[in-house]
RNA sequence: GCCACAGUAGCUCAGUAGGUAGAGCACCCGCCUUGUAAGCGGAAGGUCGUGGGUUCAAUUCCCACCUGUGGCU
Numbered sequence: 001g002c003c004a005c006a007g008u009a010g011c012u013c014a015g016u017a018g019g020u021a022g023a024g025c026a027c028c029c030g031c032c033u034u035g036u037a038a039g040c041g042g043a044a045g046g047u048c049g050u051g052g053g054u055u056c057a058a059u060u061c062c063c064a065c066c067u068g069u070g071g072c073u
Stems, first nucleotide, its partner, number of pairs: 001072007010025004019056001028042004049065005
């Protein structure tokens, strides 16, 4: 330098033939318990890597860039 894959909640990851963004764990609150843990219920937490383009509408499609992993030279 070239190619492929990945980037979504604090962490691990789903999601999508374009139409309100989700789960588990963690944190917080409550129930239960003599108390703790476990269990059960609830709340909070996201400019979907960045910037453009297409579209009525983009996490999703297109382009460029950034970061990481792997491969080729």
Predicted 3D model of a 73-nucleotide RNA (transfer RNA) from a Candidatus Aenigmatarchaeota archaeon. The RNAcentral record of the sequence draws on ENA. Rfam family: tRNA. It is annotated as a transfer RNA. Its mean pLDDT, the model's own confidence on a scale to 100, is 83.